The RNA shown here (small-subunit ribosomal RNA) has 1480 nucleotides and comes from an uncultured Actinomycetes bacterium.
The RNAcentral record of the sequence draws on ENA and SILVA.
The prediction has a mean pLDDT of 84.
Its Rfam family is "Bacterial small subunit ribosomal RNA".
RNA sequence: AGAGUUUGAUCCUGGCUCAGGAUGAACGCUGGCGGCGUGCUUAACACAUGCAAGUCGAACGUGAAGGCGCAGCAAUGUGCCUGAAAGUGGCAAACGGGUGAGUAACACGUAGGAACCUGCCUCGCAGUGGGGGAUAACCACGGGAAACUGUGGCUAAUACCGCAUGGGCUUGCUCGCAUGGGAAUUGAGCAAGUAAAGCUUUGGUGCCGCGAGAGGGGCCUGCGUCCGAUUAGCUGGUUGGUGAGGUAACGGCUCACCAAGGCGAUGAUCGGUAGCUGGUCUGAGAGGACGAUCAGCCACACGGGAACUGAGACACGGUCCCGACUCCUACGGGAGGCAGCAGUGGGGAAUAUUGGACAAUGGGCGAAAGCCUGAUCCAGCAACGCCGCGUGAGGGAUGACGGCCUUCGGGUUGUAAACCUCUUUCAGCAGGGACGAAGCGCAAGUGACGGUACCUGCAGAAGAAGCACCGGCCAACUACGUGCCAGCAGCCGCGGUAAUACGUAGGGUGCGAGCGUUGUCCGGAAUUAUUGGGCGUAAAGGGCUCGUAGGCGGUUUGUCGCGUCGGGAGUGAAAACUCAGGGCUUAACCCUGAGCCUGCUUCCGAUACGGGCAGACUAGAGGUAUGCAGGGGAGAACGGAAUUCCUGGUGUAGCGGUGAAAUGCGCAGAUAUCAGGAGGAACACCGGUGGCGAAGGCGGUUCUCUGGGCAUUACCUGACGCUGAGGAGCGAAAGUGUGGGGAGCGAACAGGAUUAGAUACCCUGGUAGUCCACACCGUAAACGUUGGGCGCUAGGUGUGGGACUCAUUCCACGAGUUCCGUGCCGCAGCUAACGCAUUAAGCGCCCCGCCUGGGGAGUACGGCCGCAAGGCUAAAACUCAAAGGAAUUGACGGGGGCCCGCACAAGCGGCGGAGCAUGCGGAUUAAUUCGAUGCAACGCGAAGAACCUUACCUGGGUUUGACAUAUGGAGAAAUCCCCUAGAGAUAGGGGGUCCGUAAGGGCUCUAUACAGGUGGUGCAUGGCUGUCGUCAGCUCGUGUCGUGAGAUGUUGGGUUAAGUCCCGCAACGAGCGCAACCCUCGUCUUAUGUUGCCAGCACGUAAUGGUGGGGACUCAUAAGAGACUGCCGGGGUCAACUCGGAGGAAGGUGGGGAUGACGUCAAGUCAUCAUGCCCCUUAUGUCCAGGGCUUCACGCAUGCUACAAUGGCCGGUACAAAGGGCUGCGAUACCGCAAGGUGGAGCGAAUCCCAAAAAGCCGGUCUCAGUUCGGAUUGGGGUCUGCAACUCGACCCCAUGAAGUCGGAGUCGCUAGUAAUCGCAGAUCAGCAACGCUGCGGUGAAUACGUUCCCGGGCCUUGUACACACCGCCCGUCACGUCACGAAAGUCGGCAACACCCGAAGCCGGUGGCCCAACCCUUGUGGAGGGAGCCGUCGAAGGUGGGGCUGGCGAUUGGGACGAAGUCGUAACAAGGUAGCCGU
Repeated sequence: AGAGUUUGAUCCUGGCUCAGGAUGAACGCUGGCGGCGUGCUUAACACAUGCAAGUCGAACGUGAAGGCGCAGCAAUGUGCCUGAAAGUGGCAAACGGGUGAGUAACACGUAGGAACCUGCCUCGCAGUGGGGGAUAACCACGGGAAACUGUGGCUAAUACCGCAUGGGCUUGCUCGCAUGGGAAUUGAGCAAGUAAAGCUUUGGUGCCGCGAGAGGGGCCUGCGUCCGAUUAGCUGGUUGGUGAGGUAACGGCUCACCAAGGCGAUGAUCGGUAGCUGGUCUGAGAGGACGAUCAGCCACACGGGAACUGAGACACGGUCCCGACUCCUACGGGAGGCAGCAGUGGGGAAUAUUGGACAAUGGGCGAAAGCCUGAUCCAGCAACGCCGCGUGAGGGAUGACGGCCUUCGGGUUGUAAACCUCUUUCAGCAGGGACGAAGCGCAAGUGACGGUACCUGCAGAAGAAGCACCGGCCAACUACGUGCCAGCAGCCGCGGUAAUACGUAGGGUGCGAGCGUUGUCCGGAAUUAUUGGGCGUAAAGGGCUCGUAGGCGGUUUGUCGCGUCGGGAGUGAAAACUCAGGGCUUAACCCUGAGCCUGCUUCCGAUACGGGCAGACUAGAGGUAUGCAGGGGAGAACGGAAUUCCUGGUGUAGCGGUGAAAUGCGCAGAUAUCAGGAGGAACACCGGUGGCGAAGGCGGUUCUCUGGGCAUUACCUGACGCUGAGGAGCGAAAGUGUGGGGAGCGAACAGGAUUAGAUACCCUGGUAGUCCACACCGUAAACGUUGGGCGCUAGGUGUGGGACUCAUUCCACGAGUUCCGUGCCGCAGCUAACGCAUUAAGCGCCCCGCCUGGGGAGUACGGCCGCAAGGCUAAAACUCAAAGGAAUUGACGGGGGCCCGCACAAGCGGCGGAGCAUGCGGAUUAAUUCGAUGCAACGCGAAGAACCUUACCUGGGUUUGACAUAUGGAGAAAUCCCCUAGAGAUAGGGGGUCCGUAAGGGCUCUAUACAGGUGGUGCAUGGCUGUCGUCAGCUCGUGUCGUGAGAUGUUGGGUUAAGUCCCGCAACGAGCGCAACCCUCGUCUUAUGUUGCCAGCACGUAAUGGUGGGGACUCAUAAGAGACUGCCGGGGUCAACUCGGAGGAAGGUGGGGAUGACGUCAAGUCAUCAUGCCCCUUAUGUCCAGGGCUUCACGCAUGCUACAAUGGCCGGUACAAAGGGCUGCGAUACCGCAAGGUGGAGCGAAUCCCAAAAAGCCGGUCUCAGUUCGGAUUGGGGUCUGCAACUCGACCCCAUGAAGUCGGAGUCGCUAGUAAUCGCAGAUCAGCAACGCUGCGGUGAAUACGUUCCCGGGCCUUGUACACACCGCCCGUCACGUCACGAAAGUCGGCAACACCCGAAGCCGGUGGCCCAACCCUUGUGGAGGGAGCCGUCGAAGGUGGGGCUGGCGAUUGGGACGAAGUCGUAACAAGGUAGCCGU
């Protein structure tokens, strides 16, 4: 410090997620030791038991038990000593310890203040005189279950009560700015009102008053201290005053009276949440989150209230009352409060021992010893955290065994182990053994921890390693299992048969007595942005203006010194943190010092800047004056064109409307046309990226009223300014109310069409509305999607309104300068890009508004506004990992432009109808083997299924195998012939034979490795192939442009069959394709001349190149030539090229073929072959027989034959090319009607044969019919091939003679030697289902105006929400399931107030007839005084009531989200097929 994730890719915006650190943690697996820390975060829930606050005999009176002495016989009495226990009294118990419920507050933090108190402690001064009466304990008698308590009697004090002195208050004196202060000893007056002993080691200690100190506390104030405005108003002792009371003290703290104040958008009040701080965690910091342990403060002590005592409490282990709960009870009544330490139950994911000791530190009491101390110090439990240590170290290669992987060679685990040599920390055993101890005390003595730490010795590698992860982020990979299952997952995402992502194993990586997971916080997140973000299109500028508060503000002078700056002082507790040093073996931990504590207060100084005050100025702003333009606004009046209606005339059958129609109107006279009239609405031309207005918006003409702007002027004011939260006004259309008006248009509605439907688009009608007046509404894609103001920063060119200069005799035009407005282009700069660019989206300042992922949702609830519709304000649950912006490349479009192709058109012939053949689907079957499935499967693999083929089925066999290789062992030749059984394979029997260089070869049996598989996966593959498409495209290097994906080149202008070529150009070149080079056909030349040829010469035949001969010709085989837009002319950019012509056998790639770029289709093929993996191994291998692949209601595809006269049949007759032939082709001849048979010449073929070419031509016949067309089907008889024609061959003859009379919608081929038509040959092959396929030649057309349309393709451009790419994407209702939320008759709770009632305890007040020892007055008593009791104010809990806020549940209901392939349509994205969207 970043990374992953939106896309085909890119840049940006933006969210989600991860890596880090932390934790009072919990859970899972695992677990050796020690040190130091930490340990109920939940129920402030309830608590059994024990302990946690006592002490003092040196304040006091008693004095049990015991001991000693005396008396007594003893019981016992008595004295003394020690002194339990309780009591009176004093001090403490208000500390220490716990908890965080409440509290948003002077509670806390910090800095200050004045009107206060303060036990014990310290210092100073003064004093401590003299008296009195009681009462607990105790004794006696009672009540009660108990707790407890009553009456009578006795007694002491440092308990209590008078008196004196001191002091206090008031008033004088004095000092001080005021409140006020002072005088140890000032003057006067006044009332209340102190003193106590003990020890003697006579040292002291205690007590009282005053003054001071220290420490502690109370009170007041400034500042700081969470969220919500869907809480906007709150307040009656409330705010202030006067007086009084009260308090330690100021004060409405309380009361009486008076006034009407006080607080609040700088957030009062209300609601929610919360102890605050030092600090802790994180962070670079600023911040953010937290407030365990430790420390300071506060609050609380079962819930609520109250006071008493006291220096201090409204009191955790005190009191009283109310309430809830628990316990005891004799039912009458009592007792209790662990949020002290342990512990229990409960709650919970979860948090420890009913331990030891007062040895240390500290506290209480005491003179002290000492006692008490669950404070504290220690121990126990827990890996809860931090820190340290160990589980061994060195050597050791045959790189052992085993495991795992493997390409079978090996690799890895791995120096790891074994083995050798060492060491002994920790744990274990044994011995020794502390510091902490200071103090106290006359001395003796005193350690919980603890026989602990530590030291020494002993033995032995001995007792001690796991957890997570290994697809990317993120370090670490293989195998097997599984097969969208089981599962994983923080995000992206893995898993559907080859998973580095699941599970296991091996290996590896990381950390290590721990490792992972979960929760939470900060970080990363500049993702709330002060540091440090944004708002044209990503979320985001308010619809516009005015204006309040507020914020900000021109030049200059003086002054103040508030902000600001410098220096000093105080404070900012300690701990923490940082640095330095030190102590435990180190570290954690602890100690010391310094820094820090960023703050507040105060003093001194500075005065530039901001600010206050005072003054001046004119550049901002405003005013005066003079002009100017304008659909700026309001009202009134007027005008013409057009539509419609009415009246009348002319006139006749249609009009109207549409893609086409119909509804509608019209013979009752429409439409058309003329004239007249009525009425409403809107204002053609001018008219313009022209004008005006703040925006909405404003358009005929005239008049009246009125707002704003601009220019010039430089006379006036003198900062008067800018912005603007709230607020106010204006605000299109639609809509609402009332009243008018209503021509046209026209939601709703009706009808007609369209359509699968059509509640739409189209048509005919038509109501609200549109118009006016008044009043509402207050929203729009109210948009420049761009808030307002000011200043600055290149230009160019239009246009609107002014002013000025030049020029002109004048007008007009023109040239220029300048101000204001409105457009376009463009530099710098900015921007993610697009783009903006003096009218900024540039550079700056000021103010306002707004944004913070998508959906839910601008919705719900609440509030405000509205007549309503609705508007404004405005969430959450839940859900997703994206949603978006700009640009790029493609693809697509019922977008555009250009171009091509038998693509259409123009033609010719077919298919689709019939019969048959072949293939496919389907059905059937034991099997009908398998594959191919739009074009690009279907006469395809198959160039040939009777057996074989054959892979399928049935049955019968076989198991190292039908076939290959190797090794070990045994044996015999194997092959062959014959017989028997059998369907055969096979089995049994018999016969008979080896070669040899004696190495061996070949064979059989047996055993082991292995063979074998047309079994699966073409979605694991190679190779091959199809297709787009023989379409003209597809790319690269360097350069340039762009942040980038990418672009450029390859686009443009021409041209071409062509990215073919030319020109231009930030491109220049190049590659694969195109073309050419190759084959063939067409012309010629040369060479050669058999089996080919025969012109000329000769011979011969019935005839024939038959023979001699010849090379002229044809032909054959080779080698060449020829064609290149080369020549001429027109066009064209003096181009490429194109058009025409000449010559030529051929002319503009001459015809045909071969040749198929980058790629697409997970296209086809595991059954040609090869091949990974999986599967079978007496079978999914292999052998045999028979069957099947040939089935048949049907559907499809491709063909053949036809339907006839351009024909059929019969007879005669002519002309090819290219092939094939020895297991072959097979002539002449003979036989058969024929298929064919007999027979065998010739030929391994330019020689012989297949072989007859057919259409054609000549002649005859048929005469339009189911025929002399057509030949299916069937019967009979044959031929041939073959081991064998039953399933299941072909052919021949005789007989039979079906459908069919030219084929619906639709659809196919073909542009010239082509289509059409005619035959021939070949491969496969014994034969053949071939009508197929591949070739060959014969005869031989028609048509193309043209590119609008259909299909396919190429280039450019445009739009896009598509990228699996339109067979795309995607919306809404309905149905089903799940989830959260809203409404809802109601119902059940909670909280805080209000009004009234009741009113405990208690303080205060009143009364006090009852009671009372001291002291006072009287003294006989009584009084004074005090108290009980009673009454009153206040007052907790409780009750009643109506409201407020809030929560749970709720029949039903509403929308929302999500869900695998549900239903209906097609709304949006392309012109999305009616452009889309916004408001109503």